This is a predicted structure of a 111-nucleotide RNA (SAM riboswitch aptamer (S box leader)).

[in-house]
RNA sequence: UCCUUAUCAAGAGCGGCGGAGGAAACGGGUCCCGUGAAGCUGCGGCAACCGGCGUGAAAGCAAUGGUGCCAAUUCCCGCAUCGCGGAAGUAUUCGCGGUGAAAGAUGAGGG
Numbered sequence: 001u002c003c004u005u006a007u008c009a010a011g012a013g014c015g016g017c018g019g020a021g022g023a024a025a026c027g028g029g030u031c032c033c034g035u036g037a038a039g040c041u042g043c044g045g046c047a048a049c050c051g052g053c054g055u056g057a058a059a060g061c062a063a064u065g066g067u068g069c070c071a072a073u074u075c076c077c078g079c080a081u082c083g084c085g086g087a088a089g090u091a092u093u094c095g096c097g098g099u100g101a102a103a104g105a106u107g108a109g110g111g
Base pairs, nucleotide, nucleotide: 001111002110003109004108005107006106007105008104013043014042015041016040017039021032022031023030026078027077028076029075044070045069046068049066050065052061053060074103079100080099081098082097083096084095085094086093087092
């Protein structure tokens, strides 16, 4: 870096260094931020994918191991489609809601 696959509405914060940005990228929206952003780091926590225990197989259990995570649904929309309502009158357009995709994140496995 690419491929396969599972999950993504729940859950979990304080300190130090640091200094202005951040919420993946692009566009839009909406938020967070000098009452201190990103990043690094100490401690704490959440979860339970791998691993462990357990089982005929499951279920289930713990959290000492390997990861991950700790504002907002993956913060929301962008593509497709369905439902309802409005405008227009056959070409559309606006609002609200649902489903799916795409993209992304994380784990596990593989090239």
The coordinates come from a structure-prediction model, not an experiment, and the mean pLDDT is 86.
It was read from a public genome assembly, where an Rfam model found it.
The model forms 97% of the base pairs in the Rfam consensus.